[in-house]
Source information
Model confidence (mean pLDDT): 83 of 100. This is a predicted structure of a 126-nucleotide RNA (FMN riboswitch aptamer (RFN element)). It was read from a public genome assembly, where an Rfam model found it. It matches the Rfam family "FMN riboswitch aptamer (RFN element)". Gene Ontology term of the family: FMN binding.

RNA sequence: AUCUGUCUUCAGGGCGGGGUGUGAUUCCCCACUGGCGGUAUAGUCCGCGACCGGUUGCCGCAAGGCAUCCGCUGACUCGGUGCAACUCCGGGACCAACAGUAUAGUCUGGAUGGAAGAAGAGGAUC
Numbered sequence: 001a002u003c004u005g006u007c008u009u010c011a012g013g014g015c016g017g018g019g020u021g022u023g024a025u026u027c028c029c030c031a032c033u034g035g036c037g038g039u040a041u042a043g044u045c046c047g048c049g050a051c052c053g054g055u056u057g058c059c060g061c062a063a064g065g066c067a068u069c070c071g072c073u074g075a076c077u078c079g080g081u082g083c084a085a086c087u088c089c090g091g092g093a094c095c096a097a098c099a100g101u102a103u104a105g106u107c108u109g110g111a112u113g114g115a116a117g118a119a120g121a122g123g124a125u126c
Stems, first nucleotide, its partner, number of pairs: 001125003006121005016030004031106002033096002035048004043094002052071003056067004076092005098109003
């Protein structure tokens, strides 16, 4: 320096105030938060993960588990600077799975889970 595989660790934030009400951190007004890789620094671009639905294979008496692939998958504009920015600066917007509960991005739960990926260890080869 390169390589494939192995192992280890890590890997999501946020309701504070007021109003209505028998009851709301769920409604209304204000507030607050932003996973991973890429790219001129990104919740809104491109790609991915998570959630949800399914395929195939293996294991299991079964419930189900593991692997695999497919599907699904929210939201932005204007001005400025610049070689270059839907990423920076300024203005104004918008979005946020499922189950529970007075209707939830912020509460509780599946989840002491899984995972994009990040870091490290050791190994082999030159």